[in-house]
Molecule: transfer RNA
Organism: soil metagenome
RNA sequence: GCGCCCGUAGCUCAGUGGAUAGAGCGCGCGCCUCCGGAGCGCGAGGUCGUCCGUUCGAAUCGGACCGGGCGCG
Numbered sequence: 001g002c003g004c005c006c007g008u009a010g011c012u013c014a015g016u017g018g019a020u021a022g023a024g025c026g027c028g029c030g031c032c033u034c035c036g037g038a039g040c041g042c043g044a045g046g047u048c049g050u051c052c053g054u055u056c057g058a059a060u061c062g063g064a065c066c067g068g069g070c071g072c073g
Base pairs, nucleotide, nucleotide: 001072002071003070004069005068006067007066010025011024012023013022018056027043028042029041030040031039049065050064051063052062053061
């Protein structure tokens, strides 16, 4: 330099055009308890990498760029 793949919550990931964007773990609070790191309940946390475009509507489709991984040279 070229090709392919990935980028969504603190972490690991789901969601592949339409409802307020979700799960597990973690975190906070409460309940339980002799105490709890176990169990139960509630909650916080995201401009979906950035910008532009397509569309009535974009996390989802297209382009450029940024970052990461693999292969080739």